[in-house]
This record gives sequence, C1' cells and structure tokens, in this order.
RNA sequence: AACUCAUCGCGACCGGUCGAGGGACAGGCCCUUUGACGCCGGGGCAACCUGGAGAGUGUGGCUACUCUCCAAGGUGCCAACUCCUGCGGCACGCCGUGCGGCGUGUCGGGAGAUGAGUC
Repeated sequence: AACUCAUCGCGACCGGUCGAGGGACAGGCCCUUUGACGCCGGGGCAACCUGGAGAGUGUGGCUACUCUCCAAGGUGCCAACUCCUGCGGCACGCCGUGCGGCGUGUCGGGAGAUGAGUC
C1' cells in the first nucleotide's frame, strides 16, 4: 500500500516556537498576524487493542459471546455532526403541457479518519 471488521451528532487545554496559510479532495462555508496550521514541553479527553476486576448467556466443564467498572501500557484525539454537500432509493412540497427540475426529510452507498486483524 491492499483487504476484512468496527466506530465516527458526546468529550478534551496551557505555555513556548515558527510566520501564512489551514479545515483530505471539489463546490460551499468557516478558522487564521487578536498569530491559525506545524513543531516542542506539560496537561487532558476517550475506551479501539493489551492488562486487571465483576456480572450475564451458554456448556458436563472449558473455549467462546455480551455488558459494567478500573485506566498502568499501545494507539488515537483535544474548532464547527466526518463543518455541509458530492452518487442513488423513497416520502412530502413547489415549478413545469409533458419529459423533467428544485427544496426538505429519511434510508443506503461512495469517499475520508481512527482502531484491530490479515497480508
């Protein structure tokens, strides 16, 4: 890199440094010299994996599965719903002679991010 599975409307700062862009991409819309983004130090959030404890299902007994708690380790994260939309189905409303178009909602995809596993 690729593939598989899971999650993505909650949550989370201070200081130093740098100096013009940043929010994946496109269209929007935002953040940013009142110094963003990045990097460094400290702090925190969360519960994906490891670890510890408890309960339940199931079993002849284990393995296994689910839930709750702890938070030492491995990651991740600390603007805005993944900031919104992107491709479709359905419903409702509006426009239109018709084909169809637009808007709102909802469902499902695609893309992206993170974790774990496979390779």
SAM riboswitch aptamer (S box leader) from a Gemmatimonadota bacterium, 119 nucleotides, folded computationally. It was read from a public genome assembly, where an Rfam model found it. The coordinates come from a structure-prediction model, not an experiment, and the mean pLDDT is 83. Of the family's consensus pairs, 97% are formed in the model.